[in-house]
Context: one part of a larger RNA
Molecule: small-subunit ribosomal RNA, central domain
Organism: Streptomyces sp. 6I
């Protein structure tokens, strides 16, 4: 709480879908729900206003009008809303044509490197640090080499590059599969926008069952370093990292900017199409133009920073959300969840 606001002072839900509702091209008819515009009824009295009057005056009292903004019937208007018939193609969707992608599955394949195990060749060291030591080494390591086994990431290319709704996604390949983008327009014909409940996706971390475990590594141990050192540095290591199903449902889930629709100078980059002109053709070039994606910039806007056609500008729609600090995103009570906890969400008190 009829107001003003949400990049960054408080405040945009992690994302999507998608029911209610709430708003929603252009056009012609005819209806008049809504709305105009008269009229009639009623809207007690007193009250309030105005005008008069009375008691010497005021307070009070009387009396005329008026107000009571309503709500009912009816007339009369059809712009606008609306519902109703009809057409229409620009939004919206969709046939064929194209071309780009690390867009999600699934399954199989490939190379460096690590670590282990065997073997050979070889000797006193390796490793590690600021300096060390703890560790591993004559039961023969570490450095080479050759074979084996395993699991996990995928150098270079690689790029303020490209996809994805958002989490996000990169070695090749196969299968099937979503989804944008360009050009052509047959075709349907406002079929759309936004969504409150509600529904599903959703990094890590965590939880279950059963796998799997090379490398890293919370915890732990163990050496150092120190006044101490339950760190930061070391040598080791268990859960977990990974697979499959099932949970959880959160983040500095961030452009700290919700989605749509339109209007507003430019300039320069890169990406993914068309197209014309140039080239003998191809490439390249130049130019224009759809979509993404970044830099810089005017008007504007901003408390400044900045933002600025990918707005934070200038409009409309809808949805969320906020109203001093702390107490607290806590208690309490309700759903959810195997639990961790999550999600809704106060007040005393205090400054």
């Nucleotide at each position: 709480u009829u107001g003003g606001g949400c990049g960054u002072a408080a405040a945009g839900a992690g994302c999507u879908c998608g029911u209610a509702c709430g708003g929603g091209g252009g056009u012609u008819g005819g209806c008049c729900c809504g709305u105009c515009c008269g009229a009639u009824g009623u809207g007690a009295a007193a009250g309030c206003c105005c005008g008069g009057g009375g008691g010497u005056u005021a307070a009070c009292c009387c009396c005329c009008g008026g107000u009571c903004u309503g709500c009912a019937u009816u007339u009369u208007a059809u712009a606008c809303c609306g519902g109703u018939a009809g057409g229409u193609u620009u939004g919206a969707g969709g046939g064929g044509g194209g071309g780009a992608g690390g867009g999600g599955a699934u399954a199989u394949c490939g190379g460096a490197a690590u670590u282990c195990c065997u073997g050979g060749c070889g000797u006193a060291g390796c490793g590690g640090u600021g300096c060390a030591a703890c560790g591993c080494g004559c039961a023969g390591a570490u450095a080479u080499c050759a074979g084996g086994a395993g699991g996990a990431a995928c150098a270079c290319c690689g790029g303020u590059g490209g996809c994805g709704a958002a989490g996000g996604u990169g070695u090749a390949u196969c299968u099937g599969u979503g989804g944008a983008c360009c050009a052509u327009u047959a075709c349907u014909g406002a079929c759309g926008c936004u969504g409150a409940g509600g529904a599903g996706c959703g990094a890590a971390a965590g939880c279950g069952u059963g796998g799997g475990g090379a490398g890293c590594g919370a915890a732990c141990a163990g050496g150092a370093u120190u006044a101490g050192a339950u760190a930061c540095c070391c040598u080791g290591g268990u859960a977990g990292u990974c697979c499959a199903c099932g949970c959880c449902g959160u983040a500095a889930a961030c452009g700290u900017u919700g989605g749509g629709a339109a209007c507003u100078a430019g300039g320069u980059g890169u990406u993914g199409g068309c197209g014309a002109c140039a080239u003998u053709c191809c490439a390249c070039g130049u130019c224009g133009u759809c979509g993404g994606u970044g830099c810089c910039g005017c008007a504007g806007c901003u408390a400044a920073c900045g933002c600025a056609u990918u707005a934070a500008g200038u409009u409309c729609c809808c949805c969320g959300c906020c109203u001093g600090g702390g107490g607290a995103g806590u208690a309490c009570g309700g759903c959810c969840g195997c639990a961790a906890g999550g999600c809704u969400a106060a007040a005393a008190c205090u400054c």